[in-house]
RNA sequence: AGAGUUUGAUCCUGGCUCAGGAUGAACGCUGGCGGCAUGCCUAAGACAUGCAAGUCGUACGAAGGAGCCCAUUGAUAUUUAAUGAAAUAUGAAGUGCUUGCACGGAUUAUGGAUUUAUUUGGAUUUGGAUUCUCUCCUUAGUGGCAAACGGGUGAGUAACACGUGGGUUACCUGCCUUCAAGAUGGGGAUAACAAUUGGAAACGAUUGAUAAUACCGAAUGUGCUCUACGGAGUAAAGGUGCCUUUAAAGCACCGCUUGGAGAUGGGCCUGCGGCGUAUUAGCUAGUUGGUGGGGUAAUGGCCUACCAAGGCGACGAUGCGUAGCCGAACUGAGAGGUUGAUCGGCCACACUGGGACUGAGACACGGCCCAGACUCCUACGGGAGACAGCAGUUAGGAAUAUUCGUCAAUGGGGGAAACCCUGAACGAGCAAUGCCGCGUGAAGGAUGAAGGUCCUCUGGAUUGUAAACUUCUGUUGUUUGGAACGAAUGACAGGUAGAGGAAAUGCUAUCUGUGUGACGGUACCAUUCAAGAAAGCCACGGCUAACUACGUGCCAGCAGCCGCGGUAAUACGUAGGUGGCGAGCGUUAUCCGGAUUUAUUGGGCGUAAAGCGUGCGCAGGCGGCUUGUUAAGUCUAAGAUUAAAGCCCGGAGCUCAACUCCGGUUCGUUUUAGAUACUGGCAGGCUUGAGUAUGGUAGAGGCAAAUGGAAUUCCUAGUGUAGCGGUGGAAUGCGUAGAUAUUAGGAGGAACACCAGUGGCGAAGGCGAUUUGCUGGGCCAUUACUGACGUUCAGGCACGAAAGCGUGGGGAGCAAAUAGGAUUAGAUACCCUAGUAGUCCACGCCGUAAACGAUGAGUACUAAGUGUCGGGUAACCGGUGCUGAAGUUAACGUAUUAAGUACUCCGCCUGAGUAGUACGGUCGCAAGGCUGAAACUCAAAGGAAUUGACGGGCACCCGCACAAGCGGUGGAGCAUGCUGUUUAAUUCGAUGCUACGCGAAGAACCUUACCUGGGCUUGACAUCCCUUUGACCGGACCUAGAAAUAGGACCUUUCUUCUUCGGAAGACAAAGGAGACAGGUGGUGCAUGGUUGUCGUCAGCUCGUGUCGUGAGAUGUUCGGUUAAGUCCGAUAACGAGCGCAACCCUUAUCCUUAGUUGCUAACAGUAAGAUGAGAACCCUAAGGAGACUGCCGGUGACAAACCGGAGGAAGGUGGGGAUGACGUCAAAUCAUCAUGCCCCUUACGUCUAGGGCUACAGGCGUGCUAUAAUGGCCGGUAUAAAAAGACGCAAAGCCGUGAGGUGGAGCAAAACUCAAAAGUCGGUCUCAGUUCGGAUUGAAGUCUGCAACUCGACUUCAUGAAGUUAGAAUCGCUAGUAAUCCCGAAUCAGAAUGUCGGGGUGAAUACGUUCCCGGGUGUUGUACACACCGCCCGUCACGCCAUGGGAGUCUGUAAUACUUGAAGUCGGUAGCCUAACCCGUAAGGGAGGGGGCCGCCCAGGGUAGGACAGGUGACUGGGGUGAAGUCGUAACAAGGUAUCCCUACGAGAACGUGGGGAUG
Repeated sequence: AGAGUUUGAUCCUGGCUCAGGAUGAACGCUGGCGGCAUGCCUAAGACAUGCAAGUCGUACGAAGGAGCCCAUUGAUAUUUAAUGAAAUAUGAAGUGCUUGCACGGAUUAUGGAUUUAUUUGGAUUUGGAUUCUCUCCUUAGUGGCAAACGGGUGAGUAACACGUGGGUUACCUGCCUUCAAGAUGGGGAUAACAAUUGGAAACGAUUGAUAAUACCGAAUGUGCUCUACGGAGUAAAGGUGCCUUUAAAGCACCGCUUGGAGAUGGGCCUGCGGCGUAUUAGCUAGUUGGUGGGGUAAUGGCCUACCAAGGCGACGAUGCGUAGCCGAACUGAGAGGUUGAUCGGCCACACUGGGACUGAGACACGGCCCAGACUCCUACGGGAGACAGCAGUUAGGAAUAUUCGUCAAUGGGGGAAACCCUGAACGAGCAAUGCCGCGUGAAGGAUGAAGGUCCUCUGGAUUGUAAACUUCUGUUGUUUGGAACGAAUGACAGGUAGAGGAAAUGCUAUCUGUGUGACGGUACCAUUCAAGAAAGCCACGGCUAACUACGUGCCAGCAGCCGCGGUAAUACGUAGGUGGCGAGCGUUAUCCGGAUUUAUUGGGCGUAAAGCGUGCGCAGGCGGCUUGUUAAGUCUAAGAUUAAAGCCCGGAGCUCAACUCCGGUUCGUUUUAGAUACUGGCAGGCUUGAGUAUGGUAGAGGCAAAUGGAAUUCCUAGUGUAGCGGUGGAAUGCGUAGAUAUUAGGAGGAACACCAGUGGCGAAGGCGAUUUGCUGGGCCAUUACUGACGUUCAGGCACGAAAGCGUGGGGAGCAAAUAGGAUUAGAUACCCUAGUAGUCCACGCCGUAAACGAUGAGUACUAAGUGUCGGGUAACCGGUGCUGAAGUUAACGUAUUAAGUACUCCGCCUGAGUAGUACGGUCGCAAGGCUGAAACUCAAAGGAAUUGACGGGCACCCGCACAAGCGGUGGAGCAUGCUGUUUAAUUCGAUGCUACGCGAAGAACCUUACCUGGGCUUGACAUCCCUUUGACCGGACCUAGAAAUAGGACCUUUCUUCUUCGGAAGACAAAGGAGACAGGUGGUGCAUGGUUGUCGUCAGCUCGUGUCGUGAGAUGUUCGGUUAAGUCCGAUAACGAGCGCAACCCUUAUCCUUAGUUGCUAACAGUAAGAUGAGAACCCUAAGGAGACUGCCGGUGACAAACCGGAGGAAGGUGGGGAUGACGUCAAAUCAUCAUGCCCCUUACGUCUAGGGCUACAGGCGUGCUAUAAUGGCCGGUAUAAAAAGACGCAAAGCCGUGAGGUGGAGCAAAACUCAAAAGUCGGUCUCAGUUCGGAUUGAAGUCUGCAACUCGACUUCAUGAAGUUAGAAUCGCUAGUAAUCCCGAAUCAGAAUGUCGGGGUGAAUACGUUCCCGGGUGUUGUACACACCGCCCGUCACGCCAUGGGAGUCUGUAAUACUUGAAGUCGGUAGCCUAACCCGUAAGGGAGGGGGCCGCCCAGGGUAGGACAGGUGACUGGGGUGAAGUCGUAACAAGGUAUCCCUACGAGAACGUGGGGAUG
């Protein structure tokens, strides 16, 4: 940093998808270790069990226990003395021998186990005593402090909740620090406790007694509060220790009270900032403000009474939806976007809702009261509860851990302290959940082993130095042993010093000692063992690194996008190999990126999505020149803040890293001071922007009134007669009741010919006869005036074609609807005849169009040329067009009338479809308009241009393409091929042109591939091996059989070399045997080669270099001529070249030369006859040459190419014919000519054999033959070819037969012999008929071929004598020696042509011409086609599926409103009841105050009611989307066959049609 995907290809627009990073993740496969982190995202669902907040006996009364006393027991530890084991080291005598080693173990040394005695000490056991005192410990209760922190969660909250910066002279603050002052003297209760008593329990009730740092007066008043400045009000508590002591007093410490200050923590107020929705536009009644009062720590409508009528809102109020906010995290180059787990700050909440109490602090997670839902206990009376603390359970879910250890550290609460408590915290456990690190070995090692896989398979390639094998190492693991830091400035004990003090305790400093670790015997270190225990996952068509085999066969499956799979899949599955990452790897989900695809950085709007139909204009935005001032924006400097963590930079510590620690930098906000160029504010000036006045001027500008002529129609009258009208052609219609036509007169409505013009005017829509009146705007010119007055414009207002609507007129023509006639398969259309709304006028609505220049308005600048309108003497100014430079654009194009260069403002766009639809709102009488989605579906939709193809587009040209002709086919019979059907089989292939007398140049058997039956299995055929034999083979024969085959008998009997002569080896041949293999007309022509057809013998198809274009491509190859031709010439950004055309080849037409037999015969001789002699002239034959080239002449043309005419010539413009077939098209044909990949069969899908079939026969089609007759049939006579073929042959003459033919055998391997002519011609006959035409069919008899003519041959004779009398629609061939007609030959072949291929004979007609049909070529044009018109494609209907709107309703929820009810509780009020402290009183009693009860305000919740909003569901219903092969049509794309489209109205199965107006796309 990009890539894939729209197309045949291209450029652009534009969406979709991918590669990257990330995660509190989950799932699949796999899994060695460690470190550091993280771990209910869902049900703020419900919770069993345990723990999470206590502590203080130095505040208090009380209760209990222990010690201290006597007796008993005597653990661990310890002192001293003795004993002296194991183990380690030493290694004597002796023994063995290899004579310097081994065995052997004495001795000695170290060592200090064990045992015994003893000393100290007093844990523990048991039994007494316990009256008092003392000491210690524990505890229920009173009291104090804490419990408001810590911990959890994110439901609610769009808010001063949060962030940031301020304010608080409007406030509070326990514990803590500091300062000042004080702490006097009294009183009455009460719990615990006891007794009685209620209750199942929870929990009480009554009576009696008692203490305090509990409670209450009084005194004092430094202070503090209030004040009318006179005064008034207002506190307190003690405890422990030390010393001296009876006590009291004193000192110290901890407390207590009042006040000041501080610190810390909070309360309240406020500027600014951060979500969506306008399909939420108006909201508000304590609402906004004031005054008095109340309330609070404090301001304030916070509350209340009264007064005023305000307050908020387009700079988005109110409503609804969603959401804890931030530091930060992820991503990104950044700007941004997304997120708000863990850690940290703030807020809110604690089952749901309400409430207060206590307190410094709460309206309180582990407190209280009430209501509600739920769970549990119950003796049914009543009670208890709240894990969003830590574990854990259950439910939900794709999904998230242990009912662990410890207070050792850090921190918190209490305490004087020791200590106690602490699920905070520190740790451990579980999980690859993430990040980081390490390992699974290293070096050598080629018979390149075996095995696997692949291949072109005697072998090679690959796996692969990989393995084996050798040497080495030891991280992790494992064994054994050692062993931390975290632990001290803390705690305890003791000492020393200092200040103060009378002294002591105490305080401060310091020293010594003792003990304290959950983690954990963990990290770490040493050591033992042995390569021993440790690799998977995904991918391999492109994007995207990595390929082969087999299996499968649009199946199974894959897929992120494009897309793979229909028998040779690098895309599915498996295997081998390879690539990537690696204790992980893939998938899924989500976010950012790529995406400049919301564009501030950094996009667009003529045609791709996108300029409002047009103007006026408030708010808003922007704004000319100049002076002064200000200092809001702006800039500079300094200060404050920006918590910590994080990020970044530099260091440091864990072996490294992750991780952790230390230091540093940065955004933003705010304050103060300064600067003043620019912008803004204020004040002043100027004239160039803008405007006004004056003088001219053009105009279909607007409104109203009047007038005019032409035409259509109608009416009246005349003339006049049979048609008119209409169309492609007709018909409906009108007309003898007199139309049409024509003449005259009249009526009425609408529109204004010519002028008329890319001419004019207007903002747009739009405006067209003439005249008059009223009126708007523009332009030009001249001077004068105002002095920025400008520009754009959300909302708003006005105008706004046609159609349409309302009311009232009018109505000639035209004309939706409608009717009729045509057309048509149908024709709800196009065409015709009628015809109503409407079109016209007045008034009022509607408010839309392709309302278009598909181009918003304004200003300035930027080459030219030219037409036209207006003004001006001109210069010039203002409009309106064309061409065009630079520039610009994806291209097309645009270009001073910008789509160029800039600025200002407004509107609009963000893939296609759904859809301008639904719902909601709003406007409208309605039709409808404006605003305007989603679900779902697709990977495209689209723009411009390119090359083709196509067009019922255009232009040019050609062709037996049409036309002009001749003859056919289609009708008949027959032949032949095909289809269909039948069959055991009717073998297979060929199927528009380009299959169908085609493969097949020839099916009775054979052929033959098919069917039935009978046989064979290494085979009918080939190669190799072994054995046997030298025969077999061959010849003629017999038996069985349909044959194949089986059996039998007779005849016949190899070669070469060596030789020891016995034989051996080899060749050949046969038989037998085993297996490799043979064999297949089995499949696939859509796996192929080769061959062939067709377009088409059409004139085309390309390349190199250059040039043009962003590119596909273009140019060349186009254009003007010309040609049969891309043939040639000329022009030309092209110049050349290649394959095609032409020519070269064959044949034919003329001549010449050569040659002269088997052919020829002019002259000579001669004959029946070129038979013979002779000749070489002619013909002919067959070799070689010549000839024709637009060469010559004239004309035309451009002085060209060429064409026209002519001459000459046998032939004249490629002379005729043939061969020759460019690049390519049709997946054209052929696996059955042959070859061949793959697949399939292998006692059969091979092979042999007999018979049958390919020859069937209702029907249909093609190609032919013969005919229908007189241009003829029949009979007789008679003339003339060419080209072929012939020995397994052609066969003459002669003879026989009616004939086919038989016999015969001359001649001929051929210019020699043979096969061997017919139409024609000359006569005769028939006389128009189903015939003397026609010959099918059938009967009989024959001939020939052949083993064999039954199925199933050809021919002959006699007899029979069918259809058919020139052929419907339609269709074929042919342009000259052609059509037509007539015979002849050959191949194949035993036989079997009407077919095929050749040959000659006779021998026409017509072509004006290119309008039309078909095919082709070239250019151009349109295109929505590119599988290319046999294309594409639209809508209804039917069926399946999907989402969605409406819907009688129904269910649920949310927030309000009205009325009602109203718990607890604060506050207020209050006759009875209760009441210790204070007051009065001797007392009784009373009072103050308090409590209870009752009343009132407020209010949670409940109830009732009608509405609002949201959601679910709903018979039925509407359209939409989607779905290989459904139905109906053919609307669109070409002039798409009626040009299309837009708005509107009406109509119709459907696409659609028609009317009116508009656009050109």
Overview
A computed fold for a 1561-nucleotide RNA from an uncultured Mycoplasmatota bacterium, annotated as small-subunit ribosomal RNA. It matches the Rfam family "Bacterial small subunit ribosomal RNA".